Predicted 3D model of a 158-nucleotide RNA (FMN riboswitch aptamer (RFN element)) from a Deinococci bacterium. It was read from a public genome assembly, where an Rfam model found it.
[in-house]
RNA sequence: GACAUCCUUCGGGGCAGGGUGAGAUUCCCGACCGGCGGUGAGGGGUCGUGCGGCUGCGCCGCACGAAACUCGAGUCCGCGAAGCCCGUGCCAACGGCAGGGCCCGAACCGGUGCGAUUCCGGUACCGACGGUGACAGUCCGGAUGGAAGAAGGAGGUG
Numbered sequence: 001g002a003c004a005u006c007c008u009u010c011g012g013g014g015c016a017g018g019g020u021g022a023g024a025u026u027c028c029c030g031a032c033c034g035g036c037g038g039u040g041a042g043g044g045g046u047c048g049u050g051c052g053g054c055u056g057c058g059c060c061g062c063a064c065g066a067a068a069c070u071c072g073a074g075u076c077c078g079c080g081a082a083g084c085c086c087g088u089g090c091c092a093a094c095g096g097c098a099g100g101g102c103c104c105g106a107a108c109c110g111g112u113g114c115g116a117u118u119c120c121g122g123u124a125c126c127g128a129c130g131g132u133g134a135c136a137g138u139c140c141g142g143a144u145g146g147a148a149g150a151a152g153g154a155g156g157u158g
Base pairs, nucleotide, nucleotide: 002157003156005154006153007152008151009150010149017029018028019027031138032137033127034126035079036078037077038076042071043070044069046066047065048064049063050062051061052060053059054058074125075124083102084101085100086099089097090096091095107123108122109121110120111119129141130140131139
C1' cells in the first nucleotide's frame, strides 16, 4: 500500500420584485436552485527548467514541463432517493424488515483543437409522491426517516 470484517461521524439547494384574484411563494411576468461515484486536452497551488526585469542574490513577470495534491458536467456513463409490484428468507404479527423486479427527467449551436455532449461563448431545456382557499423543482408533510456514498477509527490476513 491492498483486501475481508466491524464501529463512529457526516451525508440537498432554491421564488427577490411585480400582475390578476375573495383566495396563489401553486396561475402569469420575472427570480432562484442543482444529491452521490466516474469520466473530464480546464482552473488553482507546489516544484523544476529557460528567458527577461528589479535591486541585490533572492523576489517578481512570462513561457514550457513534471509526478503527486486540490477544485471541476442538473442535461454524458453509472447510482441513490420518490413511485409501483413481488416478498419463498427473518420477526409473535393484520403488518414490518432483508432481498428482488419494474419505473427512472432534460442540449443544441458556434469557437478552439489531432481530439470536447465535459473547456470557452451563446441560447435552450428538466425536476417524485401526498397536501393546499388556486394547478408547486422552490411552501407544508412522510423525513429527528432512508440512502448513493464520504471521512475517520478498530482489529486481523496474506